[in-house]
A computed fold for a 533-nucleotide part of an RNA from a metagenome, annotated as small-subunit ribosomal RNA, 5' domain. Model confidence (mean pLDDT): 84 of 100.

Context: one part of a larger RNA
Parts: sequence; C1' cells; structure tokens
RNA sequence: GAACGAACGUUGGCGGCGCGCUUAACACAUGCAAGUCGCACGAGAAAGCACCUUCGGGUGUGAGUAGAGUGGCGCACGGGUGAGUAACACGUGGAUAAUCUACCUUCUGGCGGGGGACAACAUCCUGAAAGGGGUGCUAAUACCGCAUAAGUCCACUUCGGUGGGGAAAGAUGGCCUCUCCUUGGAAGCUAUCACCAGAAGAUGAGUCCGCGGCCCAUCAGUUAGUUGGUAGGGUAAUGGCCUACCAAGGCAACGACGGGUAGCUGGUCUGAGAGGAUGAUCAGUCACACUGGAACUGAGACACGGUCCAGACUCCUACGGGAGGCAGCAGUGGGGAAUAUUGCGCAAUGGGCGAAAGCCUGACGCAGCGACGCCGUGUGGGUGAUGAAGGUUUUCGGAUCGUAAAGCCCUGUGGGAGAGGGAAGAACAACCUGACAGAACAAUACCUGGCAGGUCUGACGGUACCUCUUCAGAAAGCACCGGCUAACUCCGUGCCAGCAGCCGCGGUAAUACGGAGGGUGCUAACGUUGUUC
Repeated sequence: GAACGAACGUUGGCGGCGCGCUUAACACAUGCAAGUCGCACGAGAAAGCACCUUCGGGUGUGAGUAGAGUGGCGCACGGGUGAGUAACACGUGGAUAAUCUACCUUCUGGCGGGGGACAACAUCCUGAAAGGGGUGCUAAUACCGCAUAAGUCCACUUCGGUGGGGAAAGAUGGCCUCUCCUUGGAAGCUAUCACCAGAAGAUGAGUCCGCGGCCCAUCAGUUAGUUGGUAGGGUAAUGGCCUACCAAGGCAACGACGGGUAGCUGGUCUGAGAGGAUGAUCAGUCACACUGGAACUGAGACACGGUCCAGACUCCUACGGGAGGCAGCAGUGGGGAAUAUUGCGCAAUGGGCGAAAGCCUGACGCAGCGACGCCGUGUGGGUGAUGAAGGUUUUCGGAUCGUAAAGCCCUGUGGGAGAGGGAAGAACAACCUGACAGAACAAUACCUGGCAGGUCUGACGGUACCUCUUCAGAAAGCACCGGCUAACUCCGUGCCAGCAGCCGCGGUAAUACGGAGGGUGCUAACGUUGUUC
C1' cells in the first nucleotide's frame, strides 16, 4: 500500500447492487418447511337450509362434498451444516470385455382366461394415553395361480440349433352400423392415457487405475485376512468383500507405521511475476443429520423432517408405560468482540403429483432490519468589503478565521406533504371461436396436432417512474499537525498528569501531554484493533 463474512469508538442525508453465527456439530418453546392422484378402488359423514311431524323424529338438499382407508407415483430431489475424513475424499486423465439406471425418447412384440384375501366399515374386548387384539363383510391398476413367449435369461451344442425358466391391468371419452335386453345400456368398435417383455438412446450412479495438492523423523520399522494362490459364498458388478485350505509373503528414508491439523476444488486476496495466504457468499463434489449400531422398502438409501436396537438428554403418565430430535425457514436461551423478521406470495423461475383444472413447495421470488461492503448522489449556485460583530493572536500598527457570514438575486438535484397518471417483469396452461392437417371409422361424432384471434392471471405495490402545485423549512463529520508524514501558534501543566507505530516527548518559555485558535488529510464516513499478502 492492498484486502476482509470483520469487531470497537465518534459521527451519520438518500438510493442501487451485494452480504450478514467465522464462537457451542450447544440445548431448543411455537408455527410452517412433502405431498399429490376420484381418469386405479370400495365405502362415506356433519353443521346449515327447506318441507313434513304423532314432537320421538323423518324426507330432501348440503354431497358422492369433507375427513379417513386400500392402491400408484414422489418422499434418495430441493434445503442445511463442516463434526468426521490425509482418504481414490477431492482435482485431472483414463478403464469398466467387471456394472446398474424409475420417470423421459425411439423402435419391436404383446395385453388371454381364472382365483383367494386384507384394510376401510360393523361389532366385541383391552389400555390413563400412545395404541393393541378377536370375530364378520368387501373392491381394485393391491395380491396369487394357469395360458401364451418374436425377442430375452439359463444349460448344452456338431454353432445349424436343442432343452428348460419367466409377463401383463385396466381407466376415461365417443358411437349405436351389426348381436342381446331395449328410456337407455351391455357386449362390440374406436380414440387417448396406462400395463407387460425386449432392443437402443439419453440422464444419473457404482467400481478400478495413473498423476497431483498439509506439518512432525524429538514417530523407523510396520502388517496376521496381513500378501498371494485354489475352491466356494456374496454383490448390479471386479476384488480377502467374506469363508475354508495352501504358500510366506506385502509395505518402508522416493518416508511405511504413528501423532497433529484439515472437508476438497473452480476460485478469492495479495504480488511486476514467481510465489505466499485462503476455501464466507456463487458453482462442482464429498461427508454428516442427538450419539453409536443395523437392516427394511425401493430403480436408487443403509434414508435430515422413515423403521428397529442401545445410550445420553428433555417431556407426558392413572407409575403399568409412552413421546421427541431446527447442522430446513423464522424464532428462543446459552456462548461470544460479533451476525437479521416467529413478515408477504406461489405472480415469475424450478420441483412433486395429476389427463387437466389444480394442489403442495420457508426451493424460490419479494419485502423488513444492519454504513457490513462496493458504487452513485446530495448537504446548494451567483453576488456580497464598513474586510461587520465575535474568536484567536499581536512587535498594539496590525494579522487571521474571511467572500467566510449577514444581506440581495437565483435554482430546486435530493428529501417531505398534497393532487393526478402509472409500469416492465405475463407468457404459457386452460377455456371459447375459426380455418387447416392427421389417425381411425359405418360416421361430417369423438380424438390428436400445430396455427390465428379472443378471455384470464402480479406477492413486490399504487412500488419504480412521469407530470403539476405548495413549503426554503432537516442533511458533516472524523483523524491528525516533533521526524518518518501533508499540516503551528497561544495558554495550562512542570519527569506530575499524560502521550507513544518506531525514534522518543514531559524535571517552568513543551509546534510531541491537556485545552483553544488556526492548519492538513479523507469524507457519509473517519479512526483504532485483529488477520493475510
């Protein structure tokens, strides 16, 4: 000199864009943060309102609504944190002939015919509760046999094949031409979306390897599933990953083993560079979710807001037993020099579910608080000499603050109040209309596709911005002035009180302490402290 997620002191007008628990991975009250689908399925309230009533109630509506249940998909994403980890964790480059991949895209082939349950519900028992148990009924795209198998998987193979295993589910809309009951439906046909098997792609993931990046040798030897082989098990998959047997190996001064510290990277800061330091925000990746352990489900987890076991802690209890996990967003206590609102909205972007409308979304978009940082901007412009008053100083003549002020003229950035206007961010989806095209058909219905026009949607917010009128009414400080280092005098003090980054000042004339006047520097900031180069 530069920098900072800073803090502290004094001071503080406005706006834009960013940033905001670096400490206790300490403990957490309360609310919210993951649901959705009735176009998979069976059931199905109540209040209110209307009517009737024998005043007990009943009927209709509310409503196939709410809230539950079965089932599907999602909950493995998104969000947080940095404890652990010196490791194939990360970075980079390869390997996978040793692998998997839900949803999505393309293609191929299929989707036949049956069965038995379990919730919900009803009822009974039990418990303080959380809940649990018995009996009975029932549906499905839930579950289970059977059939079928181009391709697929396994075995064998003379590479031509042969044998064996293994699948599925329907829903919604339209049409009655043919069949059957006939208001209209059923079968049927058809469209769309689902379903099953397989091939390929895309995306994501697993595994292995080369190289690279901390400190200590006052850590020198280390290792027994250890190193390799054979066989088997296990996995999506290689492998001591695991087991049995056999051999006795493997690593190490090019630093094994041990100890300490630490998430890694793109980057960031500094520097002419080389390098040094660092890893907040943003992005990639890893690890973790009260502590330790385990598996289940699933395409994917050994799963932050899932399960089980153990532990510590907190809470409820009828003492028998139960409930919980903010390192999600706010917020509280605590710790600390120190870090914000228990806000608004799903309008946009993105995500989950759904055919869609839509629902959910503390992701996200916004607003609030904080000079924490960067940037912009203002605190006025002109004129004004009796160089006013006043302060300071003085050699008492004067000098200086100083055109500074007052006064006069003007402007109105910015800010406040009032009046009027008022965005962009919104285009989709959906619906309506129109013409067109496509598929299929008995069909001009229905369906699908893009196109054109219209309708509709804004948390921020009546915000930004614009115009008009009124009011000159609020808006400058901080540090320094001995040398380094830009800036000097007076008074007080008298080695005292004090200053100080270094040198050093102060013991009666202190430009170094304290005050004042003046000056210098920066300026909504200025200094101090800490840390890095």